RNA sequence: GCAGUCUUGGCGGAAUUGGCAUACGCGCUAGACUAAGGAUCUAGUCCGGGCUUACUGGGUGUGGGUUCAAGUCCCACAGACUGCA
Numbered sequence: 001g002c003a004g005u006c007u008u009g010g011c012g013g014a015a016u017u018g019g020c021a022u023a024c025g026c027g028c029u030a031g032a033c034u035a036a037g038g039a040u041c042u043a044g045u046c047c048g049g050g051c052u053u054a055c056u057g058g059g060u061g062u063g064g065g066u067u068c069a070a071g072u073c074c075c076a077c078a079g080a081c082u083g084c085a
Stems, first nucleotide, its partner, number of pairs: 001084007010026003019068001027045006046058004061077005
């Protein structure tokens, strides 16, 4: 230099050939249990607005495009890995 695969919460990872983004697990926080811990159980855990709890806006590496609708399709760029030279 060329080709291919990949990039999603703090981490691992789902999202069904375009239709509820973050299921599930780990971790973390609070509570229950305990003399105290561990284990176990319950609840919460992306960001903003908000009357704090109903609701609402945004968010999938970055920037554009297609579409009623994009994590998913297209283009460019960045990064990681693999192969060829």
The RNA shown here (transfer RNA) has 85 nucleotides and comes from an uncultured Lachnospiraceae bacterium. The coordinates come from a structure-prediction model, not an experiment, and the mean pLDDT is 81. Rfam family: tRNA. From the family's description: Transfer RNA (tRNA) molecules are approximately 80 nucleotides in length. It is annotated as a transfer RNA.